[in-house]
RNA sequence: AAAACCGAAUAUUUUUUUCCUUGUAUAUGUUCAGGAAUAUGGCUUGAACGUUUCUACCAUGCUACCGUAAAAGGCGUGACUACAAGGGGCUUUGAUAUUUGC
Repeated sequence: AAAACCGAAUAUUUUUUUCCUUGUAUAUGUUCAGGAAUAUGGCUUGAACGUUUCUACCAUGCUACCGUAAAAGGCGUGACUACAAGGGGCUUUGAUAUUUGC
């Protein structure tokens, strides 16, 4: 000085996990059928449609309306789920590069 083996540090990249934000879908929506309540009430069951889409299709507040009948409005606030993008934290796998020890 070189090679092999066994390590160490740093950097990059990758894998695992989790959280946040944004976007897309859907308008937490529409229709139909059965049953139920009745101003201290206005509910409930099922089905269908809606998404290049799995799931969900409700909660709560305010207001109007229905004079006891069988029918139901308006507005506000709040999500979940699927996919995509960006960012953060923790953990973790492999690879590469550099430096270094034996």
Purine riboswitch aptamer from Mesobacillus subterraneus, 102 nucleotides, folded computationally. The sequence was found by an Rfam model in a public genome assembly. Model confidence (mean pLDDT): 77 of 100. Its Rfam family is "Purine riboswitch aptamer". Rfam's curators write: Riboswitches are metabolite binding domains within certain messenger RNAs that serve as precision sensors for their corresponding targets. Allosteric rearrangement of mRNA structure is mediated by ligand binding, and this results in modulation of gene expression. A class of riboswitches that selectively recognises guanine and becomes saturated at concentrations as low as 5 nM. In Bacillus subtilis, this mRNA motif is located on at least five separate transcriptional units that together encode 17 genes that are mostly involved in purine transport and purine nucleotide biosynthesis. It has also been shown that some members of this family are specific for adenine instead. Hence this family are termed purine riboswitches. Its family is annotated with purine nucleobase biosynthetic process in the Gene Ontology.